[in-house]
Context: one part of a larger RNA
RNA sequence: GGAUUAACGCUGGCGGCGUGCAUGAGACAUGCAAGUCGAACGGACGAUCAGGGCUUGCUCUGAUCGUGAGUGGCGGACGGCUGAGUAACGCGUAGGUGACCUGCCCAGAAGUGGGGAAUAACUGCCCGAAAGGGUGGCUAAUACCGCAUGUGGUCACACGUUCAUUCGUGUGAGCAAAGCCGCAAGGCGCUUCUGGAGGGGCCUGCGUUCGAUUAGCUCGUUGGUGAGGUAACGGCUCACCAAGGCGACGAUCGAUAGGUGGUCUGAGAGGACGAUCACCCAGACUGGGACUGAGACACGGCCCAGACUCCUACGGGAGGCAGCAGUCGGGAAUUUUGCUCAAUGGGGGAAACCCUGAAGCAGCAACGCCGCGUGAGGGAUGAAGGCCUUCGGGUUGUAAACCUCUUUUCUCAGGGACGAUAAUGACGGUACCUGAGGAAUAAGCCACGGCUAACUACGUGCCAGCAGCCGCGGUAAUACGUAGGUGGCAAGCGUUGUCC
Numbered sequence: 001g002g003a004u005u006a007a008c009g010c011u012g013g014c015g016g017c018g019u020g021c022a023u024g025a026g027a028c029a030u031g032c033a034a035g036u037c038g039a040a041c042g043g044a045c046g047a048u049c050a051g052g053g054c055u056u057g058c059u060c061u062g063a064u065c066g067u068g069a070g071u072g073g074c075g076g077a078c079g080g081c082u083g084a085g086u087a088a089c090g091c092g093u094a095g096g097u098g099a100c101c102u103g104c105c106c107a108g109a110a111g112u113g114g115g116g117a118a119u120a121a122c123u124g125c126c127c128g129a130a131a132g133g134g135u136g137g138c139u140a141a142u143a144c145c146g147c148a149u150g151u152g153g154u155c156a157c158a159c160g161u162u163c164a165u166u167c168g169u170g171u172g173a174g175c176a177a178a179g180c181c182g183c184a185a186g187g188c189g190c191u192u193c194u195g196g197a198g199g200g201g202c203c204u205g206c207g208u209u210c211g212a213u214u215a216g217c218u219c220g221u222u223g224g225u226g227a228g229g230u231a232a233c234g235g236c237u238c239a240c241c242a243a244g245g246c247g248a249c250g251a252u253c254g255a256u257a258g259g260u261g262g263u264c265u266g267a268g269a270g271g272a273c274g275a276u277c278a279c280c281c282a283g284a285c286u287g288g289g290a291c292u293g294a295g296a297c298a299c300g301g302c303c304c305a306g307a308c309u310c311c312u313a314c315g316g317g318a319g320g321c322a323g324c325a326g327u328c329g330g331g332a333a334u335u336u337u338g339c340u341c342a343a344u345g346g347g348g349g350a351a352a353c354c355c356u357g358a359a360g361c362a363g364c365a366a367c368g369c370c371g372c373g374u375g376a377g378g379g380a381u382g383a384a385g386g387c388c389u390u391c392g393g394g395u396u397g398u399a400a401a402c403c404u405c406u407u408u409u410c411u412c413a414g415g416g417a418c419g420a421u422a423a424u425g426a427c428g429g430u431a432c433c434u435g436a437g438g439a440a441u442a443a444g445c446c447a448c449g450g451c452u453a454a455c456u457a458c459g460u461g462c463c464a465g466c467a468g469c470c471g472c473g474g475u476a477a478u479a480c481g482u483a484g485g486u487g488g489c490a491a492g493c494g495u496u497g498u499c500c
Stems, first nucleotide, its partner, number of pairs: 001500004006496005013372006019365002021330001026328003030325003035074003040071002044067010081283003090208008098163001100200003105196008113147001115145002122137006152175001154173007179188003209255003216246003221243008258280004262273004285306005308319004336362001338361003344358001345356004375405004385396004410437006419427001444489005449470003455484005465472002
């Protein structure tokens, strides 16, 4: 000098674009953040209409619409947050998979026949303070289970083929399905298979902080055979067998740390860092576990244990903000318990639409960058005042006053968007445009001994104080304090921390 997720002191007019718990992965009141589908299904309740009974205001039937719970489907594995752990195939890069998976989507081939038994809801009874639970009875389905068919795929065997368990052919065994809407046409689905796209799993080469005041480490350890397990290879697991494997090219241990694209600096080489944005990984009160599922060992799912908090009728229950706001705490320090689904995107749905603290916006903060303004021209008797003075004057200083002008900003009034494609705009009566008014609403901070640009007076008297280094102050201090003046930067200025 540059940079900063900055903080502190003094000061503070506006706009645009960004950024905003770096500390206790501390604890959390409250609200919201993941639902949706009646065109899968049965029933309940309500409204309207029509018809019947008819005691004239009740009841029955049907249609349409709606509401909440339940069965069922898809989605809650995305999106959002955080960086505790991790020195690792975690990440980066280049490859491999002849060792693999893939819901929804796309293309193609084939099929969608005929049956059955339940169960929630509901209802009767019972238990419980509650959370909730038990039992009897009824019922539906795209829920569940057989049968048939078998394009195909799976397994076994045989033959051919291959480096191979690969591929082909044949035989045998066993394996599917669901309906809904529509007057219909048809549409949406369902089942088996092949290919694709996108997404993932696993493996490998190379790279990836510090310490030797850590030198030895290892028994599922290293390898083999067999078996189990997995989507899949594999000590992944197990039985048996062998005794191996790693290490000064730094094993093991300890410390530190999410990695990267990148960011800052620097002429570069390099050094430091990894906020925001993007990709990957990991975590979801702590530890462990599996279930469901195409996908999880699952932030707002389940079970167990623990700590903590809350409710309780003391028997037992409930909870998890490292989602968005917000609270307490910690800290030098970090925002609103805002608006809208209008746009973009996501989930569900045939659609209408619903949900979406993702997102888009607004609010707060000079926290940063950029831009603008606080007026412009004229104006000398160089006014007054201040300060200095050798008392002549000098300086503040064209500065002010005063004259002329302008209106960026500001205030008021009127119009008023783009973003949206026929409709739909939170932002927003915002941006922007027009008119009116009036210099009006708007300047500070630091420094002035040398480094370093800018000097005098007074006060103080090794005191009070200053200070980045050298050093100033003990009676004329350009170094302390104040004033005038001057220099620098400017809605900022200065200090402190950190990096180059």